Small-subunit ribosomal RNA, 3' major domain from an Actinomycetota bacterium, 475 nucleotides, folded computationally.
Context: one part of a larger RNA
RNA sequence: UGACGGGGGCCCGCACAAGCGGCGGAGCAUGUGGCUUAAUUCGAUGCAACGCGAAGAACCUUACCUAGGCUUGACAUGCUAGUUAAAGCGGGUGAAAGCCCGUGUCGUUAUAGGGCUAGCACAGGUGCUGCAUGGCUGUCGUCAGCUCGUGCCGUGAGGUGUUGGCUUAAGUGCCGCAACGAGCGCAACCCCUGCCCUUAGUUGCCAGCGGGUAAUGCCGGGGACUCUAAGGGGACUGCCGGGGACAACUCGGAGGAAGGUGGGGAUGACGUCAAGUCAGCAUGGCCCUUAUGUCUAGGGCUGCACACAUGCUACAUUGCGCGCUACAAAGGGCAGCGAUCCCGCAAGGGGGAGCGAAUCCCAAAAAAGCGCGCCUGGUUCGGAUUGGGGUCUGCAACUCGACCCCAUGAAGUCGGAGUCGCUAGUAAUCGCGGAUCAGCAACGUCGCGGUGAAUACGUUCCCGGGCCUUGUACA
Repeated sequence: UGACGGGGGCCCGCACAAGCGGCGGAGCAUGUGGCUUAAUUCGAUGCAACGCGAAGAACCUUACCUAGGCUUGACAUGCUAGUUAAAGCGGGUGAAAGCCCGUGUCGUUAUAGGGCUAGCACAGGUGCUGCAUGGCUGUCGUCAGCUCGUGCCGUGAGGUGUUGGCUUAAGUGCCGCAACGAGCGCAACCCCUGCCCUUAGUUGCCAGCGGGUAAUGCCGGGGACUCUAAGGGGACUGCCGGGGACAACUCGGAGGAAGGUGGGGAUGACGUCAAGUCAGCAUGGCCCUUAUGUCUAGGGCUGCACACAUGCUACAUUGCGCGCUACAAAGGGCAGCGAUCCCGCAAGGGGGAGCGAAUCCCAAAAAAGCGCGCCUGGUUCGGAUUGGGGUCUGCAACUCGACCCCAUGAAGUCGGAGUCGCUAGUAAUCGCGGAUCAGCAACGUCGCGGUGAAUACGUUCCCGGGCCUUGUACA
């Protein structure tokens, strides 16, 4: 100087408390451990691994296994020699790859170019080392800290500044002070959202005027309104009062769409964990070189006595079923989205209008509302499992896809010790969309809107963190 303390003081955080909903019990989905296996490829492992890399494992992917092949190679550049178009087409063998046979030919004066064969130099490696590395990332932590120049103090390590008083979300600011300044962080500048104005008015809108329909901004038209998308205004403790040190600031009030950082996002200091990644990529070293390279078929990554993690669906009446009937936002669409119509109980099929889309389509939002049924029963709760029949994608759904229909109807009556999330348009609950993608194991994930709470006395305690101080046999 740090680190640590079941030392002290001050302060913060859904840290506790207060409250709401979960997890831990059930079934299923997904990930992991373990076991199994020819292989069940590899990595991630307290917080910060475990719906993680994977935003799509039937083949492919694929890195694994088995079997069959190739050897200048699936891919790049160059050299030497020989040969010649190569491709394509046909045949044999084969699971395919491959191997063998036949056919078939270009252009140029020539060389060259291209191909093939032989050879050489090399290619290739998801082989090892993240403890050799770059880059990127997680984490403490959006925490308020981490430093420097000069000066001053100390023999020195170092200190001071950065400590102190008040204050703040903040090393935020004010005051004081052997310090005076400065940098990286904080904040602001950026984006979304909440109010208003201006400009603009189609594909959006429809108040007034006119036309028209069974009905619809449908048409003429209009720019008012909504909205769209560009610019601007607006909030600054600016105003008033109390407190404070006449300061910073704090409490209350007015006005205001919004008030003391309005809400949300992007943004992550010096550093820590030899944290993670050699399998995104790059890269040193080491290793393989008729194989640790490469091609192909099939299998595996989906195995199942178990254990854990994250979710979904439930156990019902604030419910379930059926019918009727409203109201979104944000997205996607041409090898695409696909309307009306017809067929099918349905998945879906036929058909193809319109739309490269504020125009058309996906599209129905759902919960809610209205009506009817069920009546406490393992049930009209719950849907696992299994049997049968089908649809779709795709070369192909046996291993191993999703969906539909009929039948079957399991566990489960609210979950031990323990444990998680959340402070407001949040939790809870309801549906909608996107990426990946032929299809899909998505209940995942990333977004969008609808309905919409309860509680916070307080900081003693648990966890994490900041500042000062104290002890130390630790560094």
Notes: Its mean pLDDT, the model's own confidence on a scale to 100, is 86. Its Rfam family is "Bacterial small subunit ribosomal RNA". Its family is annotated with structural constituent of ribosome and ribosome in the Gene Ontology. The source organism's lineage runs through Bacteria, Bacillati and Actinomycetota.